[in-house]
RNA sequence: CUCGACAAGGGCAAACCGGCCGUGAGACCGGGACGCAAAGCCGUGAAUCUUAGAUCCCUAAGAUCGUCAGGCUGCCGAAA
Numbered sequence: 001c002u003c004g005a006c007a008a009g010g011g012c013a014a015a016c017c018g019g020c021c022g023u024g025a026g027a028c029c030g031g032g033a034c035g036c037a038a039a040g041c042c043g044u045g046a047a048u049c050u051u052a053g054a055u056c057c058c059u060a061a062g063a064u065c066g067u068c069a070g071g072c073u074g075c076c077g078a079a080a
Base pairs, nucleotide, nucleotide: 002080003077004076011036012035016031017030018029019028021026034066040072041071042070044069045068046067047064048063049062050061051060052059053058
């Protein structure tokens, strides 16, 4: 470095519920844990979704980084 354990100490938090914001996809806060070794950060590419227009897959503005890829950073150390 690759790798990732019935390891140690920690971390994050899906669905759902309440509050709140948004036309919406969804965001945030609290509760809650399905999972996660990058489920840390960046919407950069793809993908999916929303709104408006257009009307046959196109344009614009958005959402999701817990869909995949890419970039930057990072805790621990059994086996191989």

The RNA shown here (c-di-GMP-I-GGC riboswitch aptamer) has 80 nucleotides and comes from Planctomicrobium piriforme. The coordinates come from a structure-prediction model, not an experiment, and the mean pLDDT is 85. The model forms 95% of the base pairs in the Rfam consensus. The sequence was found by an Rfam model in a public genome assembly. Taxonomically the source falls in Planctomicrobium (Bacteria, Planctomycetota, Planctomycetia, Planctomycetales). Its Rfam family is "c-di-GMP-I-GGC riboswitch aptamer". Gene Ontology term of the family: cyclic-di-GMP binding.